RNA sequence: GCUCGGGUGGCGAAAUGGCAAACGCGGCCGGUUCAAACCCGGUUCAUUGGGGGUUCGACUCCCUCUCCGAGCA
Numbered sequence: 001g002c003u004c005g006g007g008u009g010g011c012g013a014a015a016u017g018g019c020a021a022a023c024g025c026g027g028c029c030g031g032u033u034c035a036a037a038c039c040c041g042g043u044u045c046a047u048u049g050g051g052g053g054u055u056c057g058a059c060u061c062c063c064u065c066u067c068c069g070a071g072c073a
Stems, first nucleotide, its partner, number of pairs: 001072007010025003018056001026044006049065005
């Protein structure tokens, strides 16, 4: 340099162009317990890597930049 895959809450990880972006872990509050753990309930946290475009509508499609990984040279 070229080709491909990826960047979404504190972490992991979903989402056919269409509802209020799931779910799990974690945090917080409560139940339970003599007290804890386990378990159960509630709650908290996402400008979806940046910018632009298409569209009535974009995490999703297109362009560009950037970061991470793999392959080729």
Transfer RNA from Polyangium spumosum, 73 nucleotides, folded computationally. Its Rfam family is "tRNA". The RNAcentral record of the sequence draws on ENA and Rfam.